[in-house]
Molecule: transfer RNA
Organism: Candidatus Falkowiibacteriota bacterium
């Protein structure tokens, strides 16, 4: 240099165009003579940037950027 696949909560990752989500950590509580282990409640997001498309974009388009991985 072609090419292709990821990118989303601290981690690991779901997400079919229409209210952003699990588990996992983490905060309180609750329980214990104390812990762990159980239980309830809650906090936390510029959805990798920049554009476009649409009434609406995390999803579609284009340009970029970064990990992986293939050709040459």
């Nucleotide at each position: 240099g072609c090419c292709g696949u990821u990118u989303u909560a601290g981690c690991u990752c779901a997400g079919u165009g229409g209210u952003a989500g699990a588990g996992c950590a983490c905060u309180u509580c609750c329980a214990u003579g104390g812990u762990a282990a159980g239980g309830a409640a809650g906090g936390g997001g510029u959805c990798c940037c920049g554009g476009g498309u649409u009434c609406a974009a995390g999803c579609c388009c284009c340009g970029g950027a970064a990990a992986c991985g293939g050709c040459u």